[in-house]
Molecule: Glycine riboswitch aptamer
Organism: Pseudonocardia autotrophica
RNA sequence: UGACACCGAGCGGGAGAGACCCGGGGCAGCACGACCGGGCGCCGAAGGAGCAAAUCCCUUCCCGGAACCUCUCAGGCACCAGGACCGCUCGGUACAG
Numbered sequence: 001u002g003a004c005a006c007c008g009a010g011c012g013g014g015a016g017a018g019a020c021c022c023g024g025g026g027c028a029g030c031a032c033g034a035c036c037g038g039g040c041g042c043c044g045a046a047g048g049a050g051c052a053a054a055u056c057c058c059u060u061c062c063c064g065g066a067a068c069c070u071c072u073c074a075g076g077c078a079c080c081a082g083g084a085c086c087g088c089u090c091g092g093u094a095c096a097g
Base pairs, nucleotide, nucleotide: 001097005093006092007091008090009089010088011087012086013085018040020039021038022037023036024035041077042076043075047073048071049070050069
């Protein structure tokens, strides 16, 4: 000096599923949304939970064990917001060379 890698930040892209029904209230009035209560239906890609094989163990038991797979606790179901993941930039940490 230092690629790949890891962490953080910024920008961009980013799916799915009821603008659900009933009641209330708010607004000069109407409609819609947010809000409160009740009711069912649905989604999975924040988070969370579960597990396969390798591995450990003389053998059984056991250890270990991931996901965009599964479950839907949470979250979400017009827009906004969020969003795993991907790309670029910057900063940091360091190793190989």